The RNA shown here (c-di-AMP riboswitch aptamer (ydaO/yuaA leader)) has 152 nucleotides and comes from a Solirubrobacterales bacterium. The prediction has a mean pLDDT of 76. Of the family's consensus pairs, 96% are formed in the model. The sequence was found by an Rfam model in a public genome assembly.
[in-house]
């Protein structure tokens, strides 16, 4: 001097994920602080009437109304949806190129995941229920000048 790791303080980002009170325990410089539980506020989400909306596809029968059979599940949080290509026997697999949409320090860069419910939910007043986490960054880039090394 450079790199890496840990800790403290400060600061910034994604996200609803912040604040207050209090029991018990622990620490203390006796100002207060920390952990767990409980309560509340805030913010976020789900379920849930009238009205409105919606009630799939294919085949067969029937004048029609309609009937029969087979196939296919559906939904929530979140920006995270959709399409194409390659590999593979195939898959909810692997990789890639785009994309609805999203984030930031915004003419640029990055993300475009994951999880849950369990045959069940459209909208929806009253009403009911759930969450209030987790993760990450702290220098980077451009230009000019000077010097050194190597090679020709």
């Nucleotide at each position: 001097c450079c790199g890496c790791c840990c800790g403290u303080c400060g600061u910034g980002c994604c996200g609803a994920g912040u604040c207050c009170u209090u029991c018990a325990c622990c620490c203390c410089a006796c100002g207060g602080g920390g952990u767990c539980g409980a309560g509340g506020a805030u913010c976020g989400g789900g379920g849930g009437a009238c009205c409105c909306a919606a009630u799939g596809c294919a085949g067969c029968c029937g004048a029609g109304a309609g009937g029969c059979u087979g196939c296919g599940g559906g939904g929530g949080c979140g920006a995270a949806u959709c399409g194409c290509c390659a590999c593979g026997g195939a898959g909810u697999g692997u990789g890639g190129c785009g994309u609805a949409g999203c984030g930031u320090a915004u003419u640029a860069c990055g993300c475009g995941a994951g999880c849950c419910c369990g045959a069940c939910a459209g909208c929806u007043a009253a009403c009911c229920c759930c969450g209030u986490a987790g993760g990450c960054g702290c220098c980077a880039u451009g230009c000019a000048a000077u010097g050194g090394a190597a090679u020709g």